[in-house]
RNA sequence: GACAAUCGCUUGGGCAUUAGUUCAAGAGGAAAGUCCGGGCAGCACAGGACAGAGUAGUCGCUAACGGCGACCGUUCGCAAGAAUAGGGAAAGUACCACAGAGACAAUACUGCCAGCUUGCUGGUAAAGGUGAAAAGAGUGAGGUAAGAGCUCACAGUGUAGUCUGGCGACAGAUUACGGAGGCAAACCCUACUCGCUGCAAGGAGUGCUACGUACGCUUGUCCGGCGAUGCACGUUCACCGCUCGAACUUGGUAGCAAUAUCAAGGCUAGAUAGAUGAUUGUCCCCCUGUCCCGACAGGGAAACAAAACCCGGCUUA
Numbered sequence: 001g002a003c004a005a006u007c008g009c010u011u012g013g014g015c016a017u018u019a020g021u022u023c024a025a026g027a028g029g030a031a032a033g034u035c036c037g038g039g040c041a042g043c044a045c046a047g048g049a050c051a052g053a054g055u056a057g058u059c060g061c062u063a064a065c066g067g068c069g070a071c072c073g074u075u076c077g078c079a080a081g082a083a084u085a086g087g088g089a090a091a092g093u094a095c096c097a098c099a100g101a102g103a104c105a106a107u108a109c110u111g112c113c114a115g116c117u118u119g120c121u122g123g124u125a126a127a128g129g130u131g132a133a134a135a136g137a138g139u140g141a142g143g144u145a146a147g148a149g150c151u152c153a154c155a156g157u158g159u160a161g162u163c164u165g166g167c168g169a170c171a172g173a174u175u176a177c178g179g180a181g182g183c184a185a186a187c188c189c190u191a192c193u194c195g196c197u198g199c200a201a202g203g204a205g206u207g208c209u210a211c212g213u214a215c216g217c218u219u220g221u222c223c224g225g226c227g228a229u230g231c232a233c234g235u236u237c238a239c240c241g242c243u244c245g246a247a248c249u250u251g252g253u254a255g256c257a258a259u260a261u262c263a264a265g266g267c268u269a270g271a272u273a274g275a276u277g278a279u280u281g282u283c284c285c286c287c288u289g290u291c292c293c294g295a296c297a298g299g300g301a302a303a304c305a306a307a308a309c310c311c312g313g314c315u316u317a
Stems, first nucleotide, its partner, number of pairs: 001283007009026007028304001032315002035313005040198004047223004052194005057071005072086001073084004087189002092187002095182002104136001109128002111124006138154005157178009202240002205233004215227003248265007285300007
């Protein structure tokens, strides 16, 4: 863990109605963490300004989402495939340890070339060295004192325009211009979203206070609004909310999928300090021993965890 028996617990129905008796139902894939989103409830069916918080490719799904599906780009991989915190660095600021000459409007250590006063001056940025990263566009040719996108051809790349394909992200072709790194899970900028409080909400009940003061709604500020929406009984459960629901099972249809829709079926925990359990027997599982090797004997108690208003996700076990 499975089955059976006995004794209990919670809820509902029937019969009794003082006690009781009988029937039916009674934890999870995560009920957990409370990390997102919604329903529901109260405050103005939630107002204005500032501050603040969150999200970040495109299209779709959805009640909604930071979730899910499909696709695009990038990176990795021989491939199947995997990962992706994936807007902006051509607005501004900050930062880039150590090493190194120099870490971004800066530099020249070794080297190469020229000159002479022979260890200095000037030119250069190909080659070497440091580093995670070095003016960041590779190969070849020309060019030069030596060199260099300095010039040219091809390849590649950024921005902008045009054409073609795609709903779109984007892809392909072509033209022009260009060539000073990284970092926005740093500030910042852009676009979009966000009122607060959570079932100990709130309703129902009793009492008290106030009449626009105080107090509260308003866990940041200001404005505006409201009047029992304040306080106590009271951390209320022998009341409601409370479980019929964006639900479940089976089947069909549409769609690549997420999902949507149709039909049929039945009702599937509702406690309030918290029920859902305990004992016994047999089997199963694990350990040890014996032998005729699949039987016997002895022992063990078996994961994570357990509803608490309800759902959809995510995460963890």

The prediction has a mean pLDDT of 75.
Predicted 3D model of a 317-nucleotide RNA (Bacterial RNase P class A) from a sheep gut metagenome.
Rfam family: Bacterial RNase P class A. Rfam classes the family as a ribozyme.
The sequence is in RNAcentral, with records from MGnify.
The model forms 97% of the base pairs in the Rfam consensus.